[in-house]
Record summary:
A computed fold for a 94-nucleotide RNA from Botrimarina colliarenosi, annotated as c-di-GMP-I riboswitch aptamer. The source organism's lineage runs through Bacteria, Pseudomonadati, Planctomycetota, Pirellulales and Botrimarina. The model forms 100% of the base pairs in the Rfam consensus.

RNA sequence: UAUCGAUCAAGGCAAACCCGUCGUGAGACGGGGACGCAAAGCCAUGGGUCUUGCCGUCCGCUUCGUCGGACGCCCAGAUCGCCAGGCCGCCGGG
Numbered sequence: 001u002a003u004c005g006a007u008c009a010a011g012g013c014a015a016a017c018c019c020g021u022c023g024u025g026a027g028a029c030g031g032g033g034a035c036g037c038a039a040a041g042c043c044a045u046g047g048g049u050c051u052u053g054c055c056g057u058c059c060g061c062u063u064c065g066u067c068g069g070a071c072g073c074c075c076a077g078a079u080c081g082c083c084a085g086g087c088c089g090c091c092g093g094g
Stems, first nucleotide, its partner, number of pairs: 003093003012037002017032006035081001041087003045084003048079004053074001055072006
């Protein structure tokens, strides 16, 4: 030190769900809780997905609108436990 994670040590994190707070929302934070994780540590840089809002197109209606729905573009966001990339790092093999 490229690289690898069968095994060992010290340990670490914490999905769903429940409670509380915040947010229009995706979701975030704290507590409980463990499905999993060798980067499930950090960074929204690229892609994906999701959300609020604007606009456009189409569709619907005993209601014809300051209505409802689907899709698309843009803006602003969320997610690093979706993937890629960047930075850093424990143990062990090598």
The prediction has a mean pLDDT of 82.